c-di-GMP-I riboswitch aptamer, 85 nucleotides, folded computationally.
Its Rfam family is "c-di-GMP-I riboswitch aptamer". Gene Ontology term of the family: cyclic-di-GMP binding.
Its mean pLDDT, the model's own confidence on a scale to 100, is 88.
[in-house]
């Protein structure tokens, strides 16, 4: 010093539910909250999950196309703090 690793200290993030705000919805921001989290930092590339005011196809239920969401599902890829074992 770098990787693997996660005790320890600074500190960091914020799920459910509440309020208020955009969305057709999934779901997203802001404020309060704190179950949890060593990448719960980034990034929708691959897979899952969910949406759909939109197209096909179907008596339907659904399917498929497009679009979307979601990295706090999971995995590639990018960057990073501390340093006992």
């Nucleotide at each position: 010093c770098u990787c693997c690793c996660g005790a320890a200290a600074c500190g960091g993030c914020a799920a459910a539910c509440c309020c208020g705000g955009a969305g057709u919805a999934a779901u997203c921001c802001g404020g309060g909250g704190a179950c949890g989290c060593a990448a719960a930092g980034g990034c929708a590339c691959g897979g899952g999950u969910c949406c759909c005011a939109u197209c096909g196809c179907g008596u339907g239920a659904g399917c498929g196309a497009g679009g979307g969401a979601u990295c706090g599902c999971c995995g590639a890829c990018c960057c990073a703090c501390c340093g006992a074992a």